RNAcentral holds the sequence, with entries from SILVA. This is a predicted structure of a 1502-nucleotide RNA (small-subunit ribosomal RNA) from a wastewater metagenome.
[in-house]
RNA sequence: GCUUAACACAUGCAAGUCUAACGGUUUCUCCCGCAUGAAGCUUCGGCCGAUUGCGGGUUGAGAAAGUGGCGAACUGGUGAGUAACACAUGGGUAACCUACCCCUCGGAUUGGGAUAACAGCUCGAAAGGGCUGCUAAUACCAGAUAUGCUCACAGAGCCGCAUGGCUCGGUGAGGAAAGGCGGCCUCUGCUUGCAAGCGGCCACCGAGGGAGGGGCCUGUGGCCCAUUAGCUAGUUGGCGGGGUAACGGCCCACCAAGGCUACGAUGGGUAGCUGGUCUGAGAGGGCGACCAGCCACAUUGGGACUGAGAUACGGCCCAGACUCCUACGGGAGGCAGCAGUGAGGAAUUUUCCGCAAUGGACGAAAGUCUGACGGAGCGACGCCGCGUGGGUGAUGAAGGUCUUCGGAUCGUAAAGCCCUGUCGGGGGGGAAGAACCCCGUCGUAGUUAAUAGCUGCGACGGCUGACGGUACCCCCUAUAGGAAGCGCCGGCCAACUACGUGCCAGCAGCCGCGGUAAUACGUAGGGCGCAAGCGUUAUCCGGAUUCAUUGGGCGUAAAGAGCUCGUAGGCGGUUGGGUAAGUCACAUGUUAAAGAUCCGGGCUUAACCCGGGGAAUGCGCGUGAUACUGCCCGGCUAGAGGACGGGAGAGGGAAAUGGAAUUCCUGGUGUAGCGGUGAAAUGCAUAGAUAUCAGGAAGAAUACCAAUGGCGAAGGCAGUUUCCUGGACCGUUUCUGACGCUGAGGAGCGAAAGCUAGGGGAGCGAACAGGAUUAGAUACCCUGGUAGUCCUAGCUGUAAACGAUGGGCGCUAGGUGUGGGAGGUAUCGACCCCUCCUGUGCCGAAGCUAACGCAUUAAGCGCCCCGCCUGGGGAGUACGGUCGCAAGAUUAAAACUCAAAGGAAUUGACGGGGGCCCGCACAAGCGGUGGAGCAUGUGGUUUAAUUCGACGCAACGCGAAGAACCUUACCUAGGUUUGACAUCCCGAGAAUCCCCUUGAAAAAGGGGAGUGCCCUUCGGGGAACUUGGUGACAGGUGCUGCAUGGCUGUCGUCAGCUCGUGCCGUGAGGUGUUGGAUUAAGUUCCGCAACGAGCGCAACCCUUAUCCCUAUUUGCCAUCAUUAAGUUGGGAACUAUAGGGAAACUGCCAGUUUAUGACUGGAGGAAGGUGGGGAUGACGUCAAGUCAGCAUGGCCUUUAUGCCUAGGGCUACACACGUGCUACAAUGGUCGGUACAACGGGUCGCAACACUGCGAAGUGGAGCCAAUCCCUUAAAGCCGGCCCAAGUUCGGAUUGGAGUCUGCAAUUCGACUCCAUGAAGUUGGAAUCGCUAGUAACCGCGGAUCAGCACGCCGUGGUGAAUACGUUCUCGGGCCUUGUACACACCGCCCGUCACACCACCCGAGUCGGGUGCACCCGAAGUCGCUGACCUAACCCGCAAGGGAAGGAAGCGCCUAAGGUGUGCCUGGUGAGGAGGGUGAAGUCGUAACAAGGUAGCCGUA
Repeated sequence: GCUUAACACAUGCAAGUCUAACGGUUUCUCCCGCAUGAAGCUUCGGCCGAUUGCGGGUUGAGAAAGUGGCGAACUGGUGAGUAACACAUGGGUAACCUACCCCUCGGAUUGGGAUAACAGCUCGAAAGGGCUGCUAAUACCAGAUAUGCUCACAGAGCCGCAUGGCUCGGUGAGGAAAGGCGGCCUCUGCUUGCAAGCGGCCACCGAGGGAGGGGCCUGUGGCCCAUUAGCUAGUUGGCGGGGUAACGGCCCACCAAGGCUACGAUGGGUAGCUGGUCUGAGAGGGCGACCAGCCACAUUGGGACUGAGAUACGGCCCAGACUCCUACGGGAGGCAGCAGUGAGGAAUUUUCCGCAAUGGACGAAAGUCUGACGGAGCGACGCCGCGUGGGUGAUGAAGGUCUUCGGAUCGUAAAGCCCUGUCGGGGGGGAAGAACCCCGUCGUAGUUAAUAGCUGCGACGGCUGACGGUACCCCCUAUAGGAAGCGCCGGCCAACUACGUGCCAGCAGCCGCGGUAAUACGUAGGGCGCAAGCGUUAUCCGGAUUCAUUGGGCGUAAAGAGCUCGUAGGCGGUUGGGUAAGUCACAUGUUAAAGAUCCGGGCUUAACCCGGGGAAUGCGCGUGAUACUGCCCGGCUAGAGGACGGGAGAGGGAAAUGGAAUUCCUGGUGUAGCGGUGAAAUGCAUAGAUAUCAGGAAGAAUACCAAUGGCGAAGGCAGUUUCCUGGACCGUUUCUGACGCUGAGGAGCGAAAGCUAGGGGAGCGAACAGGAUUAGAUACCCUGGUAGUCCUAGCUGUAAACGAUGGGCGCUAGGUGUGGGAGGUAUCGACCCCUCCUGUGCCGAAGCUAACGCAUUAAGCGCCCCGCCUGGGGAGUACGGUCGCAAGAUUAAAACUCAAAGGAAUUGACGGGGGCCCGCACAAGCGGUGGAGCAUGUGGUUUAAUUCGACGCAACGCGAAGAACCUUACCUAGGUUUGACAUCCCGAGAAUCCCCUUGAAAAAGGGGAGUGCCCUUCGGGGAACUUGGUGACAGGUGCUGCAUGGCUGUCGUCAGCUCGUGCCGUGAGGUGUUGGAUUAAGUUCCGCAACGAGCGCAACCCUUAUCCCUAUUUGCCAUCAUUAAGUUGGGAACUAUAGGGAAACUGCCAGUUUAUGACUGGAGGAAGGUGGGGAUGACGUCAAGUCAGCAUGGCCUUUAUGCCUAGGGCUACACACGUGCUACAAUGGUCGGUACAACGGGUCGCAACACUGCGAAGUGGAGCCAAUCCCUUAAAGCCGGCCCAAGUUCGGAUUGGAGUCUGCAAUUCGACUCCAUGAAGUUGGAAUCGCUAGUAACCGCGGAUCAGCACGCCGUGGUGAAUACGUUCUCGGGCCUUGUACACACCGCCCGUCACACCACCCGAGUCGGGUGCACCCGAAGUCGCUGACCUAACCCGCAAGGGAAGGAAGCGCCUAAGGUGUGCCUGGUGAGGAGGGUGAAGUCGUAACAAGGUAGCCGUA
């Protein structure tokens, strides 16, 4: 231990008791009487008398009913209703009641008539009645008596808060009673004894008091909604009645018109209240189970009766619903008592034992009754205690898991050894709770005539246990045996690995995990936490100062009302006096018990229980204090206001009036355009526009002055003049004397747009039309143009109505402008200057602030008052109300949904932002590409395969410095399985070489030759190599570059990127690195809260340009000799070579400059401001590239994804793109002649030279391992000839034929040569590339790779330009600054419609319920009232009959539950359809916003 259905209940029990109140029935017993008469005896007459029956009774016990009394109003249950004097707390009752109990005083008398039970008859199925007859009482009735009782009358005293209360005495009237039990004989009567009497106990009556209980009244306190603002007719009061125990509109008649409410009435919703309990530091917040107090209810609604008490859970009557019985006529019932059943629900127990204890009812008592209670049972539901073992034990066992393969861990854990014995099991013992009552004995006291009796008290003994053979104790049992689970291990939060899975399966409280290496899923091992429990869910408080009294805010985060006036309210200067309400102090009453807390005590401990203490913040009462607040009285002038004197002002209202401009009209002049735009067009104009001149008309707005200015409460206000009028400011004295501040509601004002009515209408101009723009363009631009804009009267009441900053007062550094006024100094006067007051700006101290910022005009420090806020969206929306002509305004939610939305600042990035600067970036030039043919790469397509990678710049003549085989990774086919390659083990053989057969080869089979090196005990062993075998393993260009190393590309050779210390900032971070100059440069200088430093820049390195020194062969040759020739002798000058050095540093001069750095110019110099070129690439970015160069984690494969071989493919071809070559020609082509290089390479090589061939080349071959020989004739160029503008003597593709060379082999698929062929192409659209000087362009030469193959690549020299005004624009970059809603960083972010799905909500023709108001109808039971001709024992009259009194039945009336009809209001369910909203990886259309977002954005309005 039913939180739900106050849902329905079968069955049993839960309230009876008393015979000592009463009568009768009946059973047993006893007594008496009568009858009967067995056995026995007998004198046969009978005796005795068992048994049985009947009658009576002064025996005792019992049963079932009845009369009567008390109880049944307690106990027990539940929480529906109730927002209320229901509850809590404190008072009041002078407005009350109280059975039983206690105390005190007094009493208890005389009579009477009935009636149940019972009997008979009778009705009914039953439940239940009816009639007649009999009877008792502590039942009922009448009389007597009666107090201090009640009432009436007048009186006295005392007292009180009004009514009034108390006391005293007087008169009159009224009102009581009941006996029972058990005794005694003193007195009296009869006299055994009994009665009167006496006495005891219980009961009875009157009165007073007490205790306890209750009724009524009242102050204060405790829920939500104002989208409930007005409610009320018995309503509020009075007078008089009725009624009650009692006050009272509680009820009634009459009279009056009141009463409640913003301090929240009325209405709606919710709810039993409290002690307490949970939480919290507290203040608070939530709850009201158990226990205790109060209330309410008892199937629903109504009603009374009885009674001390009820409007009565286990009573009655009526009505309704439901259930049951029925003979259909009629009856019965109420578990929210204890158990129990069904139903509902996530969910809550036994139809148990006992009255032994405690308590209750009755009784004199025994005792009876008691589902209260005491116990047991069920449920780990909670709290508490205990166990599941303790010690020792390292080969750290086996096994599991992990592993870097070494080991680590589970782990002293286990086993083993030594112990212990709680719980459990078996056996034995065995409580406390029990003391009463009562009985017996004894004692004592009271009563009394009494030592009877009775009563009280005490002592001793006896009797009584549901739980229960329970708690507890002892013994035994054992190889510790029978006894551990649950959650978690990503962070919060304590505890980590492996495998599986692969955005799947799943997890999740929040953040978030999972897409192939998951500590987050699942499993395992391990670990952490708790433990007979552990987790989950729900709820409450806490954390949350996140509704803030303690203890918050409102410039920009949510939040100041658009502004003013002002009501209620709140707050209020100075001084004196009074009062003592608030306030404070002390005392006192109360604050039930339990609980909580402290100290003790009892169960072996604890939970639990018991005793005592303190506290209980509250309320009442008394006394005191008087500083502060309040109230009353008086004073003051510093707040506030008035008077007087001044000047300033777009302050407001009305009227009048001026000029400029625009447009229109008329006329003149005049001619072809005007107008408009980025450019145009629509439009206007030859019917004369625009332009220009003159005249006229109309409306609106008021240039300059003009301001950073003035005025106003705000909105707002601007030509001038007049009239009316508000406010502020300054100055002087003076007056009033706190008259003040704020301000919920309320009232007024309130831009623009909009609305109504009437005017007006020049310009401008929503809508609309046309023209443009555009993909579209319902826009931006243009041409027109209606409402409107203006006036009058009224409405609307909103704005980003903003200083995003409510009003008032006081206080707290300054500086500097400016408007108004006054004063001072000075002056002839004015200005300047100084001071004060009042406005209005800027900058700033302290202080404040999250920062930004504010800062005497506060956002600082304080006080007072008002308004407002409480995450974003939904939404300032819906519904309802109020206002409005409407548009709409105002007040203002919820469901649902999200894990954010937001502020300020920081660093970046970005901008169709700004500034400064750079770069072949543009521009200026030169030459190309894009068109053609071919080469080459790529895409695509094809294919058995066309292996793979690279994809904007930064893939595409890239990896590849060279695919016929090989390469080769691909395909087809044939083979192979310890393998082509490495290590280990075993066996054999040296290695190796040659030949034959099959085959495409790989390979398979066969034959032959051949024996080495080292050691040796001569048996053999060892190393290397080959081969056979076994298994460990090899192998993989298989996957993942998004697991990686390394390397590389790119921004970019751009000038940047950082650090230490210090300083600034809450912090991110800043400073340094910004600034002023300057540079190619963060290069340098200056300045500076910075001072230094590092990686970058520069320099150091290589090369090139000049000179010097040294050296002099293979190179060189000026002079000498010599030759065909630097050929040779010689020379060492020159060139060159290759070693060393010099030289260049803004060093010098002039100018410019901040006189620093630097720049400009010049001199000198081979070279001048980095001389040219190269190497060199900061922090980082791109998940950039590469697993196919290499390395490497993981995964996959293992007779294959490995390996070998042959052939094929990578070379395909409708196409598309990139990069190139050759051209299109005359600055050319071609023929002939002729000149000048550099870098390089060469022995598997370069090859002179000679010969052959038209040629490629071949044959022979000197020389050269190279400054010696060769490749090697450089070409463009120059000289001369031809070609004559054409598809050509341009161009060479393509094709045919013939060859050369390399190579095992040129078919697929090489290069070259010769002859022939002679395509496209006549300078290339949009677009696009390179280059700034020895550069571009043009020209050849060499090299790597390589057998061969170069239009590619890497180098090299020759000839050798043009142009750069400049930085507006394009691209890229650097620095500073600005904006930002971006941070995956603009290839960003993001808005709305539409389409689809889901969700909640709103409206909705209606429809179905619930609640409730009003009006009316009907009206049960019942109280009350009236009637009561009918009925009636008690009392009265009466002889009686009868009458009276009193009562009743019955009838009528008022009220009234349920019911009915009508009509409102509130609320819920459902509803075709409709509206918007929210949510939802990849839908559609556009591009609105964020940057100047490409038309600045936003607010209000149409």
Source information
Its mean pLDDT, the model's own confidence on a scale to 100, is 84.